[in-house]
RNA sequence: AGACGAGAUAGAGGUUGCGUGUUUUAUGAGUAAUUUUUUGGAUGUGGCAGUCACAUAAGAAGAAAAAUGAAAGGAAAAAACGCCGAAAGGGCUUGUACUUCUGCAGACAGGUUCUUGGGCAUACAGUUAAGAGCUGUAUGACUGUCAUCAAAGUUUUUUGAUGUUGCGCUAUCCGAUGA
Numbered sequence: 001a002g003a004c005g006a007g008a009u010a011g012a013g014g015u016u017g018c019g020u021g022u023u024u025u026a027u028g029a030g031u032a033a034u035u036u037u038u039u040g041g042a043u044g045u046g047g048c049a050g051u052c053a054c055a056u057a058a059g060a061a062g063a064a065a066a067a068u069g070a071a072a073g074g075a076a077a078a079a080a081c082g083c084c085g086a087a088a089g090g091g092c093u094u095g096u097a098c099u100u101c102u103g104c105a106g107a108c109a110g111g112u113u114c115u116u117g118g119g120c121a122u123a124c125a126g127u128u129a130a131g132a133g134c135u136g137u138a139u140g141a142c143u144g145u146c147a148u149c150a151a152a153g154u155u156u157u158u159u160g161a162u163g164u165u166g167c168g169c170u171a172u173c174c175g176a177u178g179a
Stems, first nucleotide, its partner, number of pairs: 004175002007173005014084001017083004022078004033068007043055004047104004087116010117143002120140008144165001146163007
């Protein structure tokens, strides 16, 4: 000294970046559930199927009326905390708990692998009580980084266009190589 390196450290994107729990509020909902009365007349419950267990003619399911009357998940706001693959999702797999047992599905936690730079809007699909929210796919403009080109400006900045995207980018240090 330029270039090389999955090296180390520190940072930036945004005040609508990401996530966690706490408090309050609305929704959930006059719903579920419980009790009473009338009707009804043999089935009903345990996520689904089989098995098993329980309730029931001392009246099952269903329907009507009255009274009492929730909760969870998700959402909004405030401050706090942890951060910048923050985090989110798909596949495979292991474990925990629920269940009489078996299988399937679902919930939570871990491992591994693949995708996504970020938020927003719209459409479709899924989830959900839900026109909220979340997730996936597609489209659109916006925005951050880097590269190329052009112009202006001046000491490397701004604007415009195009393209890529995070194992990225910027800064410093270190290591190897050469002089």
This is a predicted structure of a 179-nucleotide RNA (Lysine riboswitch aptamer). The sequence was found by an Rfam model in a public genome assembly. Its Rfam family is "Lysine riboswitch aptamer". From the family's description: Riboswitches are metabolite binding domains within certain messenger RNAs that serve as precision sensors for their corresponding targets.